The part of an RNA shown here (large-subunit ribosomal RNA, domain II) has 681 nucleotides and comes from a metagenome. The coordinates come from a structure-prediction model, not an experiment, and the mean pLDDT is 85.

Context: one part of a larger RNA
């Protein structure tokens, strides 16, 4: 991992609701007793229970009663037009282990110191080598000692190092040789040493050179059995089929936030109204949002005018001010917590009209839901960040398959009862992958299309306004571009061209600035404005707009069309076709509800998680009836069989003794999942 078997809403007693049955203003027995065909049943048994009357805390009263001073008012009742009760079955609930498995823990009784910790008693062990304390002897020395030297001696939690004990390091081992080992090194090795045997200390405890260490591979409280099926708002699992409907992820409260309760939303049954609900139109309302506005509250720009303040002058009066500046006037603005004015939607109401067709409301049984997700629109938070967060309002997913988007829960189209080698469409598409296409008029040259901003640019198309132009424009070429004058000042110099000044002038002219740049030390020189000629038709500027260009750097691999590839097979506008889904239609079939009035038609339906409701299949056993079986039961293998399904027949082989059908009843009644349990491979 697979296969087989086992494996989870049960039972009892109360309650409540539905259905079925009996009796009914009544219904019913319990224990017990008696009988018997004795795991049982029948007959008794009316004690008791529920109902027939309520009100009050009660006394008590009673179709009334309570409150109250009340003959008031009000509350709860009555008004025979009243229905209960006893069983059975089913749903749910309560108490019990209460659908099953699962803790860590808590308590009680015992068992453990053969492991290990400490202690007690009694024994045992420690190769060899080294060092050389005290003491002692001798010699020297001294008055005598201290003292010195040489011997002797053999101390020490002394030294080196085996046994023995320990465990500091690497490596190996890591389904090991081993649930802690092996090799090589390492430390202690006469001691607080090591060790044998016997004994003592016990779990709310012992022991501890102390680490929460050890107390039998178990230790922040051992193990064993019991309380015990502890408890688990938590995780996992929970077994056949079909049909009808079908949610929620919200509010309030919660030592509450991943749990609950009530409401909301689902389902089933019953009931209710000339009659509710929903939508549209009409009519009548409330309102202060968007946009807007500046009358209020604030913010805020420029100007004018003008109190006041500051500065200056003045002894003062006062005067003055390129300072500041409230209010006022004009001008241009801003606001979630501003509004004089003010929509669209939405909301409320209606004895109005239409549409829809039970969608509405009430009662009762049973739920599930309280982690929601993205997307469009309107706000907050955040950074007008997030596949972020929090509200409102639609949608989809959740619980929805199909088609499109290359792939892709939440986007677009569209809601799958079944069958069909029939047709039409939606979104989206029509060169090939890949079903289906052509045309017309433009645009784009960037592979733009097939990612991106501010900003930049004689890209190119369209429209508009305007200057100049056959009295010849724009561009190019040829020629001129002068003179007072080197304007004045300044300056070393300043001659059009460092700088300053100027009512920047005058003259000759076709035209020519007291000069547009380059240049010189300053001149010179080149050039421009301006003018003439050559040429001969357009040439400049601005605005709006379509499509393009640059801006443009990322990490395994082209990789920013899905690919091939495309100059249309790109973009825009238009026309006519086609393809395209489980949508719609057609034909056939199944089924639910309703209506006709019958056994068939018609209409409307039949996606679905949690969940509610309905109808069935199969297994084991019991009863009754009827069967089958050695001329072969059950089981089992195979087969082209029947049924909408769970499933059911039949035939053949195998097998070798039981077994089926109908109806009714009763359950240890259905497995693929529980790191399920047991067995096998």
């Nucleotide at each position: 991992u697979c296969c087989g078997g086992c494996g989870a809403g049960u039972u009892a007693u109360a309650g409540u609701c539905a259905c079925u049955a009996g009796c009914g203003a009544g219904c019913u027995u319990a224990a017990g007793a008696c009988a018997u065909u004795c795991a049982g049943u029948g007959u008794u048994g009316g004690a008791g229970g529920c109902g027939u009357a309520g009100g009050g805390a009660a006394a008590c009263c009673g179709a009334g009663u309570c409150u109250g001073a009340a003959c008031a008012g009000g509350g709860c009742g009555a008004a025979u037009g009243a229905a209960g009760u006893u069983a059975g079955u089913g749903g749910c609930c309560a108490u019990a282990g209460a659908c099953c498995c699962g803790a860590a823990a808590c308590c009680a009784u015992g068992u453990g110191a053969c492991c290990u910790a400490g202690c007690c008693a009694u024994g045992a062990g420690c190769a060899g080598g080294a060092u050389g304390a005290a003491g002692u002897g001798g010699a020297g020395g001294u008055a005598a000692a201290g003292c010195u030297c040489c011997a002797u001696g053999g101390a020490g939690g002394u030294c080196c190092g085996a046994a023995c004990g320990c465990a500091c390091g690497u490596u190996c081992g890591u389904u090991g040789c081993a649930a802690u080992g092996a090799c090589c090194g390492g430390c202690g090795a006469u001691g607080a040493c090591u060790u044998g045997u016997g004994g003592c200390u016990a779990g709310c405890g012992g022991u501890g050179a102390a680490a929460u260490u050890c107390c039998a591979a178990u230790c922040g409280a051992a193990c064993u059995u019991g309380g015990a099926g502890a408890u688990a708002g938590c995780u996992g699992g929970u077994u056949c089929u079909c049909c009808c409907c079908g949610a929620a992820a919200u509010a309030g409260c919660u030592u509450u936030a991943g749990g609950g309760c009530u409401a909301g939303c689902g389902u089933u049954g019953g009931g209710a109204a000339u009659g509710a609900g929903u939508u549209u139109a009409g009519c009548g309302g409330a309102g202060g949002u968007a946009a807007a506005g500046c009358a209020c509250u604030g913010a805020a720009u420029g100007a004018g005018c003008u109190a006041g303040g500051g500065g200056g002058c003045g002894c003062a009066a006062g005067c003055u001010u390129a300072c500041u500046g409230a209010a006022c006037u004009c001008u241009a603005u801003c606001a979630a917590a501003c509004u004089a004015a003010g929509a669209a939607u939405g909301c409320c109401g209606c004895a109005u009209a239409a549409a829809u067709g039970c969608u509405u409301c009430c009662c009762a049984g049973c739920a599930g839901u309280c982690a929601g997700a993205c997307u469009g629109c309107g706000a907050g938070u955040a950074a007008u960040a997030a596949a972020a967060u929090c509200c409102g309002u639609g949608g989809u997913c959740a619980a929805a398959a199909g088609g499109g988007u290359a792939a892709c829960a939440g986007c677009c189209c569209a809601g799958a009862c079944c069958c069909a080698c029939a047709g039409c469409u939606a979104a989206g598409g029509u060169c090939c992958c890949c079903a289906a296409u052509a045309c017309a008029u433009g645009c784009u040259a960037a592979g733009u299309g097939g990612a991106a901003a501010a900003c930049g640019a004689u890209g190119u198309g369209a429209g508009a306004u305007u200057g100049c132009a056959u009295a010849a424009a724009c561009a190019a070429c040829c020629a001129g571009g002068a003179u007072g004058u080197u304007g004045g000042c300044u300056u070393a110099g300043a001659g059009g061209c460092a700088g300053c000044c100027a009512c920047u002038c005058g003259u000759u002219c076709a035209a020519a600035g007291a000069g547009u740049g380059c240049g010189u030390a300053a001149u010179a020189g080149c050039u421009c404005a301006c003018u003439g000629g050559u040429c001969g038709a357009g040439u400049g500027a601005u605005c709006u707009u379509g499509c393009g260009c640059g801006g443009a750097a990322a990490a395994u691999u082209u990789a920013a069309c899905g690919g091939g590839g495309c100059u249309a097979a790109g973009c825009a506008u238009g026309u006519a076709a086609c393809c395209g889904a489980a949508g719609c239609u057609u034909g056939g079939g199944a089924u639910u509800g309703c209506g006709c009035a019958u056994u068939g038609c018609g209409c409307a339906g039949u996606g679905g998680u949690a969940g509610g409701g309905g109808a069935g299949c199969g297994u084991c056993g019991u009863g009754u009836a009827c069967g089958g079986g050695g001329u072969g039961a059950a089981g089992u293998a195979c087969g082209a069989u029947c049924g909408a399904g769970a499933g059911g027949a039949c035939g053949u082989g195998u097998g070798g003794a039981c077994u089926g059908u109908a109806c009714a009843c009763g359950a240890g009644u259905g497995a693929g999942a529980a790191u399920g349990c047991c067995g096998g491979a």